[in-house]
RNA sequence: UAACCCUUUUGACAAUACCCUCAUAUAAUCUUGGGAAUAUGGCCCAAAAGUCUCUACCCGGUAACCGUAAAUUACUGGACUAUGAGGGAAAGUUAGAGCGUU
Numbered sequence: 001u002a003a004c005c006c007u008u009u010u011g012a013c014a015a016u017a018c019c020c021u022c023a024u025a026u027a028a029u030c031u032u033g034g035g036a037a038u039a040u041g042g043c044c045c046a047a048a049a050g051u052c053u054c055u056a057c058c059c060g061g062u063a064a065c066c067g068u069a070a071a072u073u074a075c076u077g078g079a080c081u082a083u084g085a086g087g088g089a090a091a092g093u094u095a096g097a098g099c100g101u102u
Stems, first nucleotide, its partner, number of pairs: 002102003006098001008097006018088008026056001029049001031047005041066002050057001058078007
């Protein structure tokens, strides 16, 4: 110096899937219809609206209110989904470094 092999390490590259965080959407919200419960209760079903948006639209808690009637109100804890950004880990390609052999 070249070739081969091995393992470790560093850098670069493009794409896919996974995990975490953040942002946007949506307020896990709201309207209507039907039915149900009744202070030990306050729920169930269906349809629509809401998103440059697919899906989802629920589970609890606290306080109030309703004197037995048909109607709830306020606050609060907890997600998923779509898109984007960042990070992580794994694998791939390539380049460099290193051990070993010739």
The RNA shown here (Purine riboswitch aptamer) has 102 nucleotides and comes from Scopulibacillus daqui. The prediction has a mean pLDDT of 76. The organism belongs to Scopulibacillus, within Bacteria. Rfam family: Purine riboswitch aptamer. Its Rfam clan is "Purine riboswitches". Rfam links the family to the GO term purine nucleobase biosynthetic process. The literature on the family includes a 2003 paper in Cell by Mandal et al., "Riboswitches Control Fundamental Biochemical Pathways in Bacillus subtilis and Other Bacteria". Of the family's consensus pairs, 100% are formed in the model. The sequence was found by an Rfam model in a public genome assembly.